[in-house]
Molecule: transfer RNA
Organism: Candidatus Vidania fulgoroideorum
């Protein structure tokens, strides 16, 4: 130089083009106990990498762009 996969909550994953993007965990209360530590119950935490197009409707369909990682040269 060419090609291909990934990128969504602190973290690790979901999510058939459709009805408030969830689940685990963490973080913070309560409730249980004699005290912690488990259980349990609710909160709190998202510009779905970043610009744009395409749809009545996009996390997802095309385009560019960045990082990461494979693979040829």
């Nucleotide at each position: 130089g060419a090609a291909g996969u990934a990128a969504u909550a602190u973290u690790u994953c979901a999510a058939u083009g459709g009805u408030u993007a969830g689940a685990a965990u963490a973080u913070u209360g309560g409730u249980u106990u004699g005290u912690c530590a488990a259980a349990u119950c609710a909160a709190u935490g998202g510009u779905u990498g970043c610009g744009a197009g395409u749809u009545c409707a996009a996390g997802u369909c095309u385009c560019g762009u960045u990082u990461a990682c494979u693979u040829c040269u």